The RNA shown here (small-subunit ribosomal RNA) has 1475 nucleotides and comes from an uncultured prokaryote. The RNAcentral record of the sequence draws on ENA. It matches the Rfam family "Bacterial small subunit ribosomal RNA". Gene Ontology terms of the family: structural constituent of ribosome and ribosome. The prediction has a mean pLDDT of 84.

[in-house]
RNA sequence: AGAGUUUGAUCCUGGCUCAGGACGAACGCUGGCGGCAUGCCUAACACAUGCAAGUCGAACGAGAAAGUUCCUUCGGGAGCAAUUAAAGUGGCGCACGGGUGAGUAACGCGUAGACAAUCUGCCCUUCAGUCUGGGACAACUUUUCGAAAGGAGAGCUAAUACCGGAUAACAAUGCAUGACACAAGUUGUAUAUUUGAAAGCUUUAUGUGCUGAAGGAGGGGUCUGCGUCCCAUUAGAUAGUUGGUGGGGUAAUGGCCUACCAAGUCUACGAUCUAUAGCUGGUCUGAGAGGAUGAUCAGCCACACUGGGACUGAGACACGGCCCAGACUCCUACGGGAGGCAGCAGUGGGGAAUAUUGGACAAUGGGCGAAAGCCUGAUCCAGCAAUGCCGCGUGAGUGAUGAAGGCCUUAGGGUUGUAAAGCUCUUUUACCAGGGAUGAUAAUGACAGUACCUGGAGAAUAAGCUCCGGCUAACUCCGUGCCAGCAGCCGCGGUAAUACGGAGGGAGCUAGCGUUGUUCGGAAUUACUGGGCGUAAAGCGCGCGUAGGCGGCUUUUUAAGUCAGGGGUGAAAUCCCGGGGCUCAACCCCGGAACUGCCCUUGAAACUGGAUGGCUAGAAUACUGGAGAGGUGAGUGGAAUUCCGAGUGUAGAGGUGAAAUUCGUAGAUAUUCGGAAGAACACCAGUGGCGAAGGCGACUCACUGGACAGUUAUUGACGCUGAGGUGCGAAAGCGUGGGGAGCAAACAGGAUUAGAUACCCUGGUAGUCCACGCCGUAAACGAUGAUAACUAGCUGUCCGGGCACAUAGAGCUUGGGUGGCGCAGCUAACGCAUUAAGUUAUCCGCCUGGGGAGUACGGCCGCAAGGCUAAAACUCAAAGGAAUUGACGGGGGCCCGCACAAGCGGCGGAGCAUGUUGCUUAAUUCGAGGCAACGCGAAGAACCUUACCUGGGGUUGACAUGUAGGGAAAAGCCAUAGAGAUAUGGUGUCCUUUUGGGCCCUACACAGGUGGUGCAUGGCUGUCGUCAGCUCGUGUCGUGAGAUGUUGGGUUAAGUCCCGCAACGAGCGCAACCCUCGUCCUAUGUUGCCAGCGGGUAAUGCCGGGGACUCAUGGGAGACUGCCGGGGUCAACUCGGAGGAAGGUGGGGACGACGUCAAGUCAGCAUGCCCCUUAUGUCUAGGGCUGCACGCAUGCUACAAUGGCCGGUACAGAGGGCAGCGAAACCGCGAGGUGGAGCGAAUCCCACAAAGCCGGUCUCAGUUCGGAUUGGGGUCUGCAACUCGACUCCGUGAAGCUGGAAUCGCUAGUAAUCGCGGAUCAGCAACGCUGCGGUGAAUACGUUCCCGGGCCUUGUACACACCGCCCGUCACGUCACGAAAGUCGGUAACACCCGAAGCCGGUGGCCCAACCCUUGGGAGGGAGCGCUGCCGAAGGUGGGGUCAGCGAUUGGGGUGAAGUCGUAACAAGGUAACC
Repeated sequence: AGAGUUUGAUCCUGGCUCAGGACGAACGCUGGCGGCAUGCCUAACACAUGCAAGUCGAACGAGAAAGUUCCUUCGGGAGCAAUUAAAGUGGCGCACGGGUGAGUAACGCGUAGACAAUCUGCCCUUCAGUCUGGGACAACUUUUCGAAAGGAGAGCUAAUACCGGAUAACAAUGCAUGACACAAGUUGUAUAUUUGAAAGCUUUAUGUGCUGAAGGAGGGGUCUGCGUCCCAUUAGAUAGUUGGUGGGGUAAUGGCCUACCAAGUCUACGAUCUAUAGCUGGUCUGAGAGGAUGAUCAGCCACACUGGGACUGAGACACGGCCCAGACUCCUACGGGAGGCAGCAGUGGGGAAUAUUGGACAAUGGGCGAAAGCCUGAUCCAGCAAUGCCGCGUGAGUGAUGAAGGCCUUAGGGUUGUAAAGCUCUUUUACCAGGGAUGAUAAUGACAGUACCUGGAGAAUAAGCUCCGGCUAACUCCGUGCCAGCAGCCGCGGUAAUACGGAGGGAGCUAGCGUUGUUCGGAAUUACUGGGCGUAAAGCGCGCGUAGGCGGCUUUUUAAGUCAGGGGUGAAAUCCCGGGGCUCAACCCCGGAACUGCCCUUGAAACUGGAUGGCUAGAAUACUGGAGAGGUGAGUGGAAUUCCGAGUGUAGAGGUGAAAUUCGUAGAUAUUCGGAAGAACACCAGUGGCGAAGGCGACUCACUGGACAGUUAUUGACGCUGAGGUGCGAAAGCGUGGGGAGCAAACAGGAUUAGAUACCCUGGUAGUCCACGCCGUAAACGAUGAUAACUAGCUGUCCGGGCACAUAGAGCUUGGGUGGCGCAGCUAACGCAUUAAGUUAUCCGCCUGGGGAGUACGGCCGCAAGGCUAAAACUCAAAGGAAUUGACGGGGGCCCGCACAAGCGGCGGAGCAUGUUGCUUAAUUCGAGGCAACGCGAAGAACCUUACCUGGGGUUGACAUGUAGGGAAAAGCCAUAGAGAUAUGGUGUCCUUUUGGGCCCUACACAGGUGGUGCAUGGCUGUCGUCAGCUCGUGUCGUGAGAUGUUGGGUUAAGUCCCGCAACGAGCGCAACCCUCGUCCUAUGUUGCCAGCGGGUAAUGCCGGGGACUCAUGGGAGACUGCCGGGGUCAACUCGGAGGAAGGUGGGGACGACGUCAAGUCAGCAUGCCCCUUAUGUCUAGGGCUGCACGCAUGCUACAAUGGCCGGUACAGAGGGCAGCGAAACCGCGAGGUGGAGCGAAUCCCACAAAGCCGGUCUCAGUUCGGAUUGGGGUCUGCAACUCGACUCCGUGAAGCUGGAAUCGCUAGUAAUCGCGGAUCAGCAACGCUGCGGUGAAUACGUUCCCGGGCCUUGUACACACCGCCCGUCACGUCACGAAAGUCGGUAACACCCGAAGCCGGUGGCCCAACCCUUGGGAGGGAGCGCUGCCGAAGGUGGGGUCAGCGAUUGGGGUGAAGUCGUAACAAGGUAACC
């Protein structure tokens, strides 16, 4: 410090997720030791048991038991011990220490101050005193009540308990007065009156108490400034409320309380209400600023079963005190009592989860005491827990046959791995034994025989967890097969999973490792530091204006902000730095720094603020002037439309893509004239004008707002923005009343359509118009808030002014508006660019992932419709912006192609052939499926082929290799059985170097598979397409994907070439090079040829010869827009011409760029993986692949006279041939047979070419067309023609008379037509395929349209790329939410009732020791007294508020591989879309 994830890719925006740290944690697996820490976060739930606060005999009376001494009548008594136990009076403590965080949003806490408004036991200092009397009550004794707890009566007694008197002032009050001060005041002095003290004890001491006063220390109390959480869907709250006066109360101020008076007080700088929460030092994180948090330690606060109350006391409204009420628990004799672990342990419960009913007061501290001492679950220790942090160990060295085993393997090896074993060492820890501290400065040690030290034996006692697709370090095999499962995000898994599970190996951390949860970080995704708002989320529709914020130049002053110096404080601990102590560290100790804060004080005066005086540049006013659809009201006008009346006139009109509804013979439409009505204002008209926006358009008048220019005057900062507020605000809509021509939601009809509640048409009502009143929203947009300043220009246009020329008009210049282009700059890009989206300043508004949702609930507004404000649950990992490359468009432009058109001939109809679907079947083997499957694989299915079916066999196998063992020859032939395979019997005797080879049998490895996967593959092929494209290097441009080049202007068959150009070059394609045909030359001349010469024949290159010709085989020439002319950019090129056999790539072929279709093929072959192994392999017979209601595809033959038939007659090319072609001759009507010459072929054969030509016949008909079908007879091949061959002859003679919609081929030696050959092959279903030649046309105006393609451009929400994407209803499952008759709870407040305890008050009775007088009273006092008043908790009643739960039913929303209906959006999305 970043990374992953939106896309085909890119940049940006933006969310989600990860890597880090931390924890009082929990869970899973695992677990050796020690040190130091930490340990109920949940039920402030309930608690059994024990302990946690006592102490003092030196305050007091009384005083055991046990022990001991003496006496004894042995019953006991006295003293000592010992003032010892237990209890009582009295004193002090119990208000500390310890726990918890429920409540509390508060002066509760923090910080800084104040008290001149205060208290203070014990402690310290100082001063003064401690005199004199008195009467009781407990304990105790006794009586008595009660189950108990606990009382009641009588009697005795002491004190440091209680009371009277004296003395004392500094206390209180009054008066006088000085000083100080901060307003109330404080303080001193003098005086008068009044009231109020005391206690003693003992160990006899400089003892310790006690009383009064003053001061101190420490500790409280109160007040104040500042800080301290969320919600405005909480906006008003408050009657003791705010203040005053008198009084009361308190230690003390104060509405703290009370009576009266006044009507205030708080609040947008957030009162009040609700929710949540103890606060802080600190802790965690972070670079910091911040954010989160408030366990342990420390400070403060609050609480002690819940609520209320006071008492005592220095201090409490009191955790282990009291009273009352309530809930709960316990005891009970039912009458009544007792209790409060949020002390330490512990129990139950809750929970994911948190320890021992331990030891000791040895230390530190606390209470009491003079002290010894006692008490102390505070504390110190120990126990439990890997809960955390820190440290240590589980061995070290050597050791290569790189052991065995495991795993992988290309079978060679690799890896685990120096790892192990083995050898040599060491002993930390643990174990055993011995010694043995510090903590204790006299005694005293729980910890503890602990820490530590020494010795001993022995590698001995000690390693796991997670991960290995990317992020993120680490890879293979097996299993599984969208299953099981994984997953933090992206995502893995559908038969080759580095992602699931296991294994081997590896990576990381280590006594731990992972997971989960929470929190900070990364996140600049709340932005103070440090973000944004044209299009990504985001500028209010627009003005005016309140509060607030901000504000021109200048003088003097002030010192609030600001800055500087000094002082106080900021507890300790923590963090940081430097030292030190535990062997180190964690931990602890010491010192420093820091604590960024607050307060006080002294100073400075630039800036901001305050005060003050001035200025004119901002702003405003006055005057003059012109421009304008600015606004409001009134009036006027013409054109058009419709209606009405009249005339002319006749059959249609209207409307549409085409129609119909509609109107019209009752006279429409058309046309002429007249009239009526309402609405809107053609041309002018313009990125022209005006207005804040909405908006404003005929003309005239009236009233009126604003802007602009010019000129000098005036005021003197009067300004800008603007939360709330208020006004205006298109259209639609609402209310009332008018008006209503045209248009036109709704509605009706007609069309269209599968449907058509639409688009189109005919009608048509609200409405549109006017007046008044509402509504308050729009894609109210420049998607751009207002104001001010600055920052290159060029060029239009509107409205003003100036200058010098002036005839028009132009020029220069200066203001204000409104446009275009463009630099710097900005921007993610697009773009903006003096009218900023640039650079600055001020103020306001708004945004923080998508959906849910601008929705619900609540509130406000509205007549309603609805508007404004505005969430959450849940859900997704995206949603989005700009640009790029493609693809696509029922977008555009240009161009090409037998694409259309123009032609010729077909197919589709018939019959047959072949292929195929379907059906059938035991099987009808398999594959191919739009073009690009269907006469395709198959260039040959009767058996074989053959893969299919049925049946019969065999199992190392039909075939290959190897090993081990064994064996005999084996194959062949013959016979028998059988459908055959095969079985049985007979016959049969290979080579050899004699280990053997070959053969057979047995066993094991293995063979075999046309079984699966063409979506695991190679190879090959099809297709777009012989279309002209596809790319690269360098450079340049762009943040980038990419672009440029390759686009543009021409041209071409062509990215062919030329020109231009930030491109320059290059590659694969095109073309050419290759083959063939066409002309010529040349070489050679057999088997080819025969002109000339010779010979010969009935005839024939037949023979001698010849190379001239044809031809064959080689080698060359030739064609290049080369030449001329026109056009064109002096180009490429194109048009025409000449020459030429051939002319503009001369014809044809081979040749197929980058790629697309997961195209085809595992059944040609090869091949991974999977599957079968007495079978999915193999042999065999028969059958099937040929099956037939039908559909389709490709062909053949026809339908006839351009023909059929008969006769005669002419001319090819290219091929094939030895298990072959097969001549002549003969036989047969013929298929064919006999025959066998010749020929491995320029020699022989197949082999007669046919159409054609000549002649004849037929004469338009189902025919002398056509030949299907079928009867019969034959031929050939073959082991075999039944299923199921071809051909031939005789006979038979079907459909069919040119073919609907639709559709195919072809542009020249082409189509059409005619025959010939070949491959495969025994034969053949071939009419197929593939070659060859013969005869030999027509047409192309042209590119509008159909199809396909290329280039450029445009739009896009597509990228699996339009066979794309995608919307809504309905149906089903599921989830959360809203409404809902109601219902169940919580909570705070109000009104009233009741009113405990208790304080305060009133009153009455009763009683009474201290003092007085006197025996009865008084002063005065008392309580377990009575009645009563105020307040008052709990409780009750009531109506409301608020929060939450449930709720039949209901509403929308989200979500869910394959449901239904349509097709709304994205392209002109097929009616442009949207608000």